RNA sequence: UAGAGUUUGAUCCUGGCUCAGGAUGAACGCUAGCGGGAGGCUUAAUACAUGCAAGUCGAACGGUAAGGCCCUGCUUGCAGGGUACACGAGUGGCGGACGGGUGAGUAACGCGUACACAAUUUACCUCUAACUGAGGGAUAGCCCCGAGAAAUUGGGAUUAAUACCUCAUAAUAUCCAGAUACGGCAUCGUAACUGGAUUAAAACUCCGGUGGUUAGAGAUGAGUGUGCGUCCCAUUAGUUUGUUGGUAAGGUAACGGCUUACCAAGGCUACGAUGGGUAGCUGGCGUGAGAGCGCGAUCAGCCACACGGGCACUGAGACACGGGCCCGACUCCUACGGGAGGCAGCAGUAGGGAAUAUUGGACAAUGGGCGAAAGCCUGAUCCAGCCAUCCCGCGUGCAGGAUGAAUGCCCUCUGGGUUGUAAACUGCUUUUCUCAGGGAAGAAACCCCCCGAUUCAUCGGGGGCUGACGGUACCUGAGGAAUAAGCACCGGCUAACUCCGUGCCAGCAGCCGCGGUAAUACGGAGGGUGCAAGCGUUAUCCGGAUUUACUGGGUUUAAAGGGUGCGUAGGCGGAUUUGUAAGUCAGUGGUGAAAGCCUGGAGCUCAACUCCGGAACUGCCAUUGAUACUGCUUAUCUUGAGUACAGUUGAGGUGGGCGGAAUGCAGCAUGUAGCGGUGAAAUGCUUAGAUAUGCUGCAGAACACCGAUUGCGAAGGCAGCUCGCUAAACUGUAACUGACGCUGAGGCACGAAAGCGUGGGGAGCGAACAGGAUUAGAUACCCUGGUAGUCCACGCCCUAAACGAUGAUCACUCGACAUAUGCGAUAUACUGUAUGUGUCCUAGCGAAAGCGUUAAGUGAUCCACCUGGGGAGUACGUUCGCAAGAAUGAAACUCAAAGGAAUUGACGGGGGUCCGCACAAGCGGUGGAGCAUGUGGUUUAAUUCGAUGAUACGCGAGGAACCUUACCUGGGCUAGAAUGCUUUUUGACAAUCCCUGAAAGGGGAUCUUCUCUCACGAGACAAAUUGCAAGGUGCUGCAUGGUUGUCGUCAGCUCGUGCCGUGAGGUGUUGGGUUAAGUCCCGCAACGAGCGCAACCCCUAUUCUUAGUUGCCAACGGAUAAUGCCGGGGACUCUAAGAACACUGCCUGCGCAAGCAGAGAGGAAGGAGGGGACGACGUCAAAUCAUCAUGGCCUUUAUGCCCAGGGCUACACACGUGCUACAAUGGCCAGUACAAAGGGUUGCGACAUGGUGACAUGAAGCCAAUCCCAAAAAGCUGGUCUCAGUUCGGAUUGGAGUCUGCAACUCGACUCCAUGAAGCUGGAAUCGCUAGUAAUCGUAGAUCAGCAAUGCUACGGUGAAUACGUUCCCGGACCUUGUACACACCGCCCGUCAAGCCAUGGGAGCCGGGUGUACCUUAAGACGAUAACCGUAAGGAGUCGUCCAAGGUAAAACUGGUGACUGGGGCUAAGUCGUAACCAAGGUAACC
Repeated sequence: UAGAGUUUGAUCCUGGCUCAGGAUGAACGCUAGCGGGAGGCUUAAUACAUGCAAGUCGAACGGUAAGGCCCUGCUUGCAGGGUACACGAGUGGCGGACGGGUGAGUAACGCGUACACAAUUUACCUCUAACUGAGGGAUAGCCCCGAGAAAUUGGGAUUAAUACCUCAUAAUAUCCAGAUACGGCAUCGUAACUGGAUUAAAACUCCGGUGGUUAGAGAUGAGUGUGCGUCCCAUUAGUUUGUUGGUAAGGUAACGGCUUACCAAGGCUACGAUGGGUAGCUGGCGUGAGAGCGCGAUCAGCCACACGGGCACUGAGACACGGGCCCGACUCCUACGGGAGGCAGCAGUAGGGAAUAUUGGACAAUGGGCGAAAGCCUGAUCCAGCCAUCCCGCGUGCAGGAUGAAUGCCCUCUGGGUUGUAAACUGCUUUUCUCAGGGAAGAAACCCCCCGAUUCAUCGGGGGCUGACGGUACCUGAGGAAUAAGCACCGGCUAACUCCGUGCCAGCAGCCGCGGUAAUACGGAGGGUGCAAGCGUUAUCCGGAUUUACUGGGUUUAAAGGGUGCGUAGGCGGAUUUGUAAGUCAGUGGUGAAAGCCUGGAGCUCAACUCCGGAACUGCCAUUGAUACUGCUUAUCUUGAGUACAGUUGAGGUGGGCGGAAUGCAGCAUGUAGCGGUGAAAUGCUUAGAUAUGCUGCAGAACACCGAUUGCGAAGGCAGCUCGCUAAACUGUAACUGACGCUGAGGCACGAAAGCGUGGGGAGCGAACAGGAUUAGAUACCCUGGUAGUCCACGCCCUAAACGAUGAUCACUCGACAUAUGCGAUAUACUGUAUGUGUCCUAGCGAAAGCGUUAAGUGAUCCACCUGGGGAGUACGUUCGCAAGAAUGAAACUCAAAGGAAUUGACGGGGGUCCGCACAAGCGGUGGAGCAUGUGGUUUAAUUCGAUGAUACGCGAGGAACCUUACCUGGGCUAGAAUGCUUUUUGACAAUCCCUGAAAGGGGAUCUUCUCUCACGAGACAAAUUGCAAGGUGCUGCAUGGUUGUCGUCAGCUCGUGCCGUGAGGUGUUGGGUUAAGUCCCGCAACGAGCGCAACCCCUAUUCUUAGUUGCCAACGGAUAAUGCCGGGGACUCUAAGAACACUGCCUGCGCAAGCAGAGAGGAAGGAGGGGACGACGUCAAAUCAUCAUGGCCUUUAUGCCCAGGGCUACACACGUGCUACAAUGGCCAGUACAAAGGGUUGCGACAUGGUGACAUGAAGCCAAUCCCAAAAAGCUGGUCUCAGUUCGGAUUGGAGUCUGCAACUCGACUCCAUGAAGCUGGAAUCGCUAGUAAUCGUAGAUCAGCAAUGCUACGGUGAAUACGUUCCCGGACCUUGUACACACCGCCCGUCAAGCCAUGGGAGCCGGGUGUACCUUAAGACGAUAACCGUAAGGAGUCGUCCAAGGUAAAACUGGUGACUGGGGCUAAGUCGUAACCAAGGUAACC
């Protein structure tokens, strides 16, 4: 020392990305009241108009251009003179080397820090000592004459100095020689001494002094040297010739290759030289807990630079910002001959840029220069102006005020909430503002005057003079809430929510991500939150980031251990001892500038800001001490390491020899038709004799069994037997050496397979290749062949999933078991010990999986490596290689992940167990025909809508001629077709009739109220009318409720507590049995519980009890042609209420138990007796807005309502579900028997009559255990048909009818006559069913006027076959396994090609840039030489040589831009080809 979001279905971890904080010389957007303090070209070291920024001194000088004063002259504004007033130009002195600016260059002793100079200098200032004598010649100015446009300049005459020169004097200066003392730091230094030589000066004056010269000291400044520190790149590894050192000389203030000559051959470098890139350094500033990281504005110290480059002069000091010379570029002037210039000083201009101010005032203060001083100068400085650029402070009011006003906004809308005490209104205050008045501090000196002291130089005191800012700060009074609020945000992170608009559009976005019709994420509004004269955005830095880890990380699987060894440098290193004191520790001293930071105070009303004091400055240097540890050193030791001796072991290596089996080939023989191969085949071989068998021979390669979880080796790797050579490990002895050790960057060596070169060899196998298959294709998998290769020798290559994905070494830390080889030891038990090889486990560790004395534990040492994914192990460069290629190894760009381990699911052409009419075994169908019905499609004005794999399709619909009806065409209505309330009117409404019309509708006529009340009026009812609520089968089933289907009547789905796990989660629910069942039992870190299962409910099978009408009739009686018809009866059947029964209860066997088995007993029924209702958590955004309900949206003379007609019934076709058949187990005719369950008054309708019949007419009974529908049919008996498109089959069509109904044309059913189609058992495929089931036979009902019903729902009759079994198909359950899937395999995902965009490599070249080298030429300048010219001379001019800026030429290297074309890469909802590559055994396991 704070964290959060984001990888997943969820979890833990790794890991990146992003956010919240602070900061800024900032910029941009919106906004803006005031004051204080600060700051203000980060870009073009680009170019500059104009003004100013360095002068001063007459007390150095000659002098007098201008002005003042005085005098004179007069022409009255001129001339002359004077002047200790003043002073242009000039000589001279001092200062222009400070102050001010900038950061281009510089990676350097440049800077920082600490030392050193025994190798130096320092004007002005201070102190000390000494001196200040004599002389000389010039020159500027002035005057005269010139040249030139100008800048400038030539000649002549004359003149001064504190300008210049000569002489004198002179040492404590300098040099030489000698000798002494002391000291030190190597050369040496210091102080006396003796002798010799050399070198100084300037005057002015008020006479006080001020100056000058020499020497010494101080102070200050400067110079030089050294230690340490000071960015990135090794894809920069070698560099250097004055280079490194020496000697001598020169040069400098001074050391020095600083320079020159000669000599030597050195110097630097992996502790990073050289080269390249970038950069002024520091105090400090920002951030941070700190360590650090980033920065180097303002202020301060140092450095460098002054248009680019070079050079010197002057001077104490410069190689000089506002000095000089030269070269270059640029600008300006010009009379074209020549000249001038340098804002990186202050302002200012242009330009560049996202961007940075006034051509201001003053020297009042502080400071500087000159001067004796007054003073002058000072864009240093102090102030003011501009700018919200930053920091700090203040204000925009305060209190009361509820009808909680109005507006706005929202809602569940007669109302409520919010804006909101907010406003209005009342009272108060006056910071700020406006006006008026007063009004500073900063100022004290210098100087002047006075006084005092005095060493006569000066000092002290008093008074006077001096303010740019500025009439500013501040104070007082008056007035009046008066002058003053915005910006961003409101999905999470992150404080703050609603409505409307929009509809993957427009847009937002820091990350995750929002937007496809209900957006808290876009835009607007209302409201809210945050900050506030500011608020946001952008950019950059630090932080968070322990995400480069020194503090403080890692490397089995996440990124990361080098393939292995030997070994150099380096790093680290056993025990005892001696010395030392380098590291280390402590004390002291010096330094660590000031400012800043921190802290205690103080001053501005506070604060920012400023001032004073302290602390700190973690550093460096010196010194003194300590000596445990480390280092160095001394002497020893044996335990680390090694040696010796003895033994043991092994597929260790290498060279030679030998062996048998197998294979192939060859020969001979036997023998005959195939062999071979596969999932199945074919190619191939074979009658020229294969395959097979026997014998013989040859060849090459590999070594069965032993053989293992074994052994050996550093790794790669090593396997028949034997011999030679050779290496190693281990054990024992404890004899020898005495730390000789460990690790190991570079380096060297070894290094599977494949591959390469040369030469051999070649049996088998076998890339490439060929053929055959497979396939949609099959450049594969399979098969037949087959070349390189595989083998040997020599030489390369140097890589592997070279793996234990685990570097080497040492020490320590519980155990168990196995095994190899030794030893104790006599023995094979057993045991101890050592070294190996393994398995399991404790502690501990780990994200977990796991590791666990063979560590991934605990420590130590050294090496290697990692820092998000992709791009990419790619490009470029370099090294190696014959090549293939290897090693080293980026960036642009792009993504918000990529990844590890584990969890739960799902899935698998994974495994195990189990179940189901799932298969199998059976029976019957469908698919073929005709018809019915539904659907698709098509058609249509409309063919209304919905349902669409299983889970739509005889489904919604349990009944479309009208109606239904939702569709179409046409005609009408508009508060509407219905209902409620309400206003008004009428008195009826209804009913009947007439006209028009297709009807709806429109028009008209007849008729016409009731109750109470005296009346007015009120009420009821009805119609019309007004208003409020309409209406919608319009959309959204992906906004919903409800209901339903399906998995599935499958056995599952969960919870509480506990326990385990960091966690998701697990356990329970798994396991062993058992069951139809998570049914039960046993076991078990689980113990219990819930929803499901089962049971409880209904029907049915048996019995009993009760009750007998409409049911029944055994016994009794009566009656009839006959019948429970009647009296009776309750026995039976039956009815409908109750009860019983079944529970593996009993037996035997098995089993611990649960339970299972048995043709068991008993029983009507036996192990759930049969059937029904009943459907867990959930899945399919499954179905339904058209049953109903409902949010939102849409519509309102229509998408509503009414009506007529049409349509839903169409018809080249396709599919589903059915019916009827194809016949003899049958058809037809006749006779005859036996049900159950239902329905019936708008009904069922007996019976009778008529009709061939459908049916009609008449009609009893029955609101039903009473009457009716009602005939059951298959069956049985008899007859006929005789295998045929038929006496099968009935479609289709014609005719004639019946019934229902306003109405059968589109479009009903039925009847009769006639007609008599397809069809002779149905391809691939497919469905149902396990017992009263299938099959078959009929019956009834709902809906309904009627009916398209062959459908549906019920009912009974007759009544089978088969199940060995679970390999396979389908579905499901549990356990387990793999997973890159989680939208969950209908998943995921790869590459080419095609399209667009982006960055990048190569590329014939082309265009630049900086640096170095060589040569040529050479300005200014420097150094050297020098006879002619000048000068008496010193010296100079000139000339020559050397060096050198710039320039030119040349060849290279490096680097940047660009380039036709070209290579790959990345990104981009729905393109192409495949699924050959990947995830499951991914369908050939994958990978190297």
Small-subunit ribosomal RNA from an uncultured prokaryote, 1488 nucleotides, folded computationally. The prediction has a mean pLDDT of 82. RNAcentral holds the sequence, with entries from ENA. Rfam family: Bacterial small subunit ribosomal RNA. Its family is annotated with structural constituent of ribosome and ribosome in the Gene Ontology.